[in-house]
RNA sequence: GGGCCGUUAGCUCAGCUGGCUAGAGCGCUUCCCUUACAAGGAAGAGGUCAUCCGUUCGAGCCGGAUACGGCCCA
Numbered sequence: 001g002g003g004c005c006g007u008u009a010g011c012u013c014a015g016c017u018g019g020c021u022a023g024a025g026c027g028c029u030u031c032c033c034u035u036a037c038a039a040g041g042a043a044g045a046g047g048u049c050a051u052c053c054g055u056u057c058g059a060g061c062c063g064g065a066u067a068c069g070g071c072c073c074a
Base pairs, nucleotide, nucleotide: 001073002072003071004070005069006068007067010026011025012024013023019057028044029043030042031041032040050066051065052064053063054062
């Protein structure tokens, strides 16, 4: 230098053929339970879907550029 893959909640990851409001598990907060802690039960908070631009009536999803990470080739 070239090619491929990935980037979504604090962490690990889903998200189909673009469709109107973005999810799970763990973690976190509050409450119940307990002498107390853990476990268990109930409720809740938490998101610029890496960034920018484009296509579209509509983008996490499609196209381009850039950034970061991984793998391969030279």